This is a predicted structure of a 142-nucleotide RNA (SAM riboswitch aptamer (S box leader)) from uncultured Nocardioides sp.
Its mean pLDDT, the model's own confidence on a scale to 100, is 77.
The sequence is in RNAcentral, with records from MGnify.
RNA sequence: CUCAUCGAGAGGGACUGAGGGAACGGCCCGACGACGUCCCGGCAACCGUCACGAUCCUCCGCCUCCGGCACCCCGCCGGGCAGGUUCGCGGAAACGGUGCCAAAUCCGCCCAGGCGCGAGAGCCGCGACCGGGAAAGAUGAG
Numbered sequence: 001c002u003c004a005u006c007g008a009g010a011g012g013g014a015c016u017g018a019g020g021g022a023a024c025g026g027c028c029c030g031a032c033g034a035c036g037u038c039c040c041g042g043c044a045a046c047c048g049u050c051a052c053g054a055u056c057c058u059c060c061g062c063c064u065c066c067g068g069c070a071c072c073c074c075g076c077c078g079g080g081c082a083g084g085u086u087c088g089c090g091g092a093a094a095c096g097g098u099g100c101c102a103a104a105u106c107c108g109c110c111c112a113g114g115c116g117c118g119a120g121a122g123c124c125g126c127g128a129c130c131g132g133g134a135a136a137g138a139u140g141a142g
Base pairs, nucleotide, nucleotide: 001142002141003140004139005138006137011040012039013038014037015036019029020028021027024108025107026106041101042100043099045098046097047096049092050091052088053087054086056084057083058082061081062080065079066078067077068076069075105136110133111132113130114129115127116126117125118124
């Protein structure tokens, strides 16, 4: 840089001791010890693995598995098996490579729409309101 995914899932102990959730606004977590580090445990998103199903390919596969054709012999066609391709909002496992284990990526931020509120029809303002698109970020694969 490109592509895919991001409302699922999964915590105990030890050490440490004040902030942490990327900035900001919110809203949360946190001396009943958060965050972090280490150990153990777990989850199963991606890659790999295994099995299944579908799909297509096999010029050199097997054909002493089945059917058809031909038949003196060699054989030909289809299926099956085997091997491979691609696919499955699919399944299994957690052995390998990453990753992850508060909250939707915690919500928002920018754009347009809807809804509600404001004395409120319009303009305007507001709202972790509703769903959509983007941006940013994270993870994986390349």